The RNA shown here (Lysine riboswitch aptamer) has 156 nucleotides and comes from a mouse gut metagenome. The RNAcentral record of the sequence draws on MGnify. It matches the Rfam family "Lysine riboswitch aptamer". Rfam's curators write: Riboswitches are metabolite binding domains within certain messenger RNAs that serve as precision sensors for their corresponding targets. Model confidence (mean pLDDT): 81 of 100.
RNA sequence: GAUAGAGGCGCGGAAUUCAAGAGUAUCAGGACCAGAAAGGCCGGACCGCCGGUUCUGAGAAAGGGGAUUUCGCCGAAGGGUCUUCUGCCGGUCCGGCAGCCGGCCCUGGGACGACGCAGAAUAUGCGGCGUACUGUCACGGAUGUGGAGCGCUAUC
Numbered sequence: 001g002a003u004a005g006a007g008g009c010g011c012g013g014a015a016u017u018c019a020a021g022a023g024u025a026u027c028a029g030g031a032c033c034a035g036a037a038a039g040g041c042c043g044g045a046c047c048g049c050c051g052g053u054u055c056u057g058a059g060a061a062a063g064g065g066g067a068u069u070u071c072g073c074c075g076a077a078g079g080g081u082c083u084u085c086u087g088c089c090g091g092u093c094c095g096g097c098a099g100c101c102g103g104c105c106c107u108g109g110g111a112c113g114a115c116g117c118a119g120a121a122u123a124u125g126c127g128g129c130g131u132a133c134u135g136u137c138a139c140g141g142a143u144g145u146g147g148a149g150c151g152c153u154a155u156c
Stems, first nucleotide, its partner, number of pairs: 001156005008074001010073009026058008039050003042095006077107006085099004108134002111131003115127004136147004
């Protein structure tokens, strides 16, 4: 260097289904108020557009998630940051958020815990930290200690 493998509540994609989102947005009808403000159109500025509250009836979706099945896998993959591009349901500028490709950096793995961030959320995700566990290698007679996937095992 090539090929084949191992870790285990292992990783990722897709489909189906369920809850939540939400009796919300929106639509129809009624009542009241107003005649321009407040508010809304992701945030700010400028412009533009839309009257508001409540009652009755009808009533979603997206992003996020659980379960099952299935496919691809074992730097699987996830995260941070930088640049270009695309989108955010009126326009311009500046931001923010989301997504693709690429560069650099971080993380062995899942679980649990407090914290922070995201989120409608008590769901869930992400981050480093802590705890025990687990695979692996090194050191050691041993209890054990330490390291990181640019690792480890086998074959060539």